[in-house]
Context: one part of a larger RNA
Order: sequence, then C1' cells, then structure tokens
RNA sequence: CGUUAGUAAAUUGAGUGGACAUGUCCUUAGUACGAGAGGACCGGGAUGUACGCACCGCUGGUGUAUCUGUUAUGCCGCCAGGUGUAAUGCAGAGUAGCUACGUGCGGCAAGGAUAAACGCUGAAAGCAUCUAAGCGUGAAACCUUCCACAAGAUGAGUUUACUUUUAAGGGUCGUCAGAGACUAUGACGUUGAUAGGCUAUAGGUGUAAAGUUGGCAACAACAAAGCCGAGUAGUACUAAUUGCCCGUAAGC
Repeated sequence: CGUUAGUAAAUUGAGUGGACAUGUCCUUAGUACGAGAGGACCGGGAUGUACGCACCGCUGGUGUAUCUGUUAUGCCGCCAGGUGUAAUGCAGAGUAGCUACGUGCGGCAAGGAUAAACGCUGAAAGCAUCUAAGCGUGAAACCUUCCACAAGAUGAGUUUACUUUUAAGGGUCGUCAGAGACUAUGACGUUGAUAGGCUAUAGGUGUAAAGUUGGCAACAACAAAGCCGAGUAGUACUAAUUGCCCGUAAGC
C1' cells in the first nucleotide's frame, strides 16, 4: 500500500516446512523344522543407542554480581581497620541467568491408494493363462494421521464485539523485561507494584568491626555472626506529569 468505512480480537486451512531411525534381552519355545548339529516365522513384553524438542527441580559447568582467605606495594598521619594496583593480583566457594555431562518428552498405532511380488475368476486361443473386461493381498517409499507456520490464498476467506466522528483505536513520551543489534514484541504509566529504593526472606559466604572475657602469646568464645542477596513477597518513598499528533470514510 492492498484486501472498498475504521478499529480490536478470535478463527478456517489452500499451501509450506518438520518429524519418520534402530539394536539387544525376555517370552511364545528349545516349540515348528531337522538324523543330528542347530534352530525359527507370526505374536506379546522389557530396556537401550543415536537423533530431535523443551526445561533447570536433581547432578555438574560457568558465574570479572557476591562472600572469604592471602602475597607484594602505594595511600587514608600512626596502631587498628580499610582502600587502590598487580590478568578478577592469586586462591577457595558461589545466587540468578545461560547451560550439558543433567532431567522430561517424542518416533507409536491406524486408514487410503499402490510398487515389485503373490492370487481369484477369465477369454482371445473349446486347453492353459494373475489380464485382455472384472476382483483381491501387498512396502520405512506416496496421500492422510502427528508437530509448526499459514488469507499478499490479490481466489486477499469466516465469526464476534466496538465506533457513528472532538469517535473507536493508535502513536509520540516515560518506567521497564518472559523481549531485544536497531526496530519490533510484551508489561506498566497514580483508577499504579513497571523499575529503583526500603522492609522481610529463599539462598551464598563462613563467624565482621568495636568491646568484654580467657590465654604469656599466637589465638579462642560471646556469634548460624557480619556482608551480599540478578530470585520471591510486601510497601507509593523516587520516577512513570501534563499534554501533543494521527485517525474522522461509504451509505442513509
């Protein structure tokens, strides 16, 4: 821009893409078969491999948010306590998020029409013949069934609701994240929990400073302390102000 008024939703599915794998074991059954050795079809069940999709409760990884220990050196006048730099100085842990080595799920089953093949009936050709007329069985291939997209499917579909015009509905702007290169998408904008802050807390680290007590001292105890807390919940304290713009047709 179109879809012949404009919106907001919900849909149908022409069509397109994806998926489709397979082993072993148990049983049927040491049965059928076979002199024996050996050893099934068909059917039933269990459990894997690889692959795919999703997720982070578990097990791990990462985690330059975080906590702790510690070396050298500078600074805060000194002690104590901190802080800067040294690859995050090095080292030990680690929430959220993201992840696999982790977890869950998937291929099933079925129908249709067939291939090779196997048949029934059956002439041409008094026989025979699956084929010439006719009718069946038959495969991971084909069409459905399963998953996803899908009306620019210009063949532009369908349904519901709203607006009758300073409209309905959008945008700009702001606070943001289950979104994200930008855009877009989604949440919220005081009739408010959208983000920050604050409070509490799951959780992380591992027992802060100061003081007291004990010890000659190192150190220990008071103390699951202190600090953090990307998660969760609550709370309008802060910021989401007020506006502006687009839209305004056909028909009657």

The prediction has a mean pLDDT of 88. Large-subunit ribosomal RNA, domain VI from an uncultured Chitinophagaceae bacterium, 252 nucleotides, folded computationally. It was read from a public genome assembly. Its Rfam family is "Bacterial large subunit ribosomal RNA".